[in-house]
Molecule: transfer RNA
Organism: Anaerolineae bacterium
RNA sequence: GGGCGAGUAGCUCAGCUGGCUAGAGCGCUGCGCUCACAUCGCAGAGGUCAGGGGUUCGAGUCCCUUCUCGCCCA
Numbered sequence: 001g002g003g004c005g006a007g008u009a010g011c012u013c014a015g016c017u018g019g020c021u022a023g024a025g026c027g028c029u030g031c032g033c034u035c036a037c038a039u040c041g042c043a044g045a046g047g048u049c050a051g052g053g054g055u056u057c058g059a060g061u062c063c064c065u066u067c068u069c070g071c072c073c074a
Base pairs, nucleotide, nucleotide: 001073002072003071004070005069006068007067010026011025012024013023019057028044029043030042031041032040050066051065052064053063054062
């Protein structure tokens, strides 16, 4: 230098053919339960969907570009 893949909550990830409001598990906070802890139950907080631009009535999803990480080729 070229090719491919990944980047979504604190962590691991899902998100189909673009459709209203962005989700799960774990973790965190509060309450219940307990003498207490754990487990369990209920409720809640937490997201510039890596950054920028474009297409569209509408973008996590499509297009362009930049950045970071991984793999391969030279």